[in-house]
RNA sequence: GGACCCGUGGCUCAGUUGGUAGAGCGUCUCAUUUACACUGAGAAGGUCAAAGGUUCGAAUCCUUUCGGGUCCA
Repeated sequence: GGACCCGUGGCUCAGUUGGUAGAGCGUCUCAUUUACACUGAGAAGGUCAAAGGUUCGAAUCCUUUCGGGUCCA
């Protein structure tokens, strides 16, 4: 220098046909317990790496950039 893959709550990951974002763990509150734990119920927490474009509508499609990884030279 070239090719490809990945980037989504604090962490690990879904979301694969564009229809407005979810799970598990974790955190907080309540119930339960003498108390803790377990268990049950509920809540908070994300402008989906960034910018631009297409579209009525983008995490998803296109372009560029940034970060990580693999391969080739």
Description: The RNA shown here (transfer RNA) has 73 nucleotides and comes from a Candidatus Levyibacteriota bacterium. Rfam family: tRNA. Model confidence (mean pLDDT): 80 of 100.